Transfer RNA from Hibiscus syriacus, 73 nucleotides, folded computationally. Model confidence (mean pLDDT): 81 of 100. Rfam family: tRNA. Its Rfam clan is "tRNA clan". The organism belongs to Hibiscus, within Eukaryota.

RNA sequence: GCCCGUCUAGCUCAGUCGGUAGAGUGCAAGGUUCUUAACCUUGUGGUCGUGGGUUUGAGUCCUAUGGUGGGCG
Numbered sequence: 001g002c003c004c005g006u007c008u009a010g011c012u013c014a015g016u017c018g019g020u021a022g023a024g025u026g027c028a029a030g031g032u033u034c035u036u037a038a039c040c041u042u043g044u045g046g047u048c049g050u051g052g053g054u055u056u057g058a059g060u061c062c063u064a065u066g067g068u069g070g071g072c073g
Stems, first nucleotide, its partner, number of pairs: 001072007010025004019056001026044006049065005
């Protein structure tokens, strides 16, 4: 220098043909227990890396750019 993947909740990750975003875990409260742990219930959670574009509508498509992993030279 060229090519490919990846970036979504505090963390690990889903997200279908473009229809308005979820799980586990964590955290908080409550239940249970003599107490703790474990277990159960409820709650808490998001500028979807960043900017722009297309569209009635974008996590998803296009484009520029940044981080990160890998390959080729």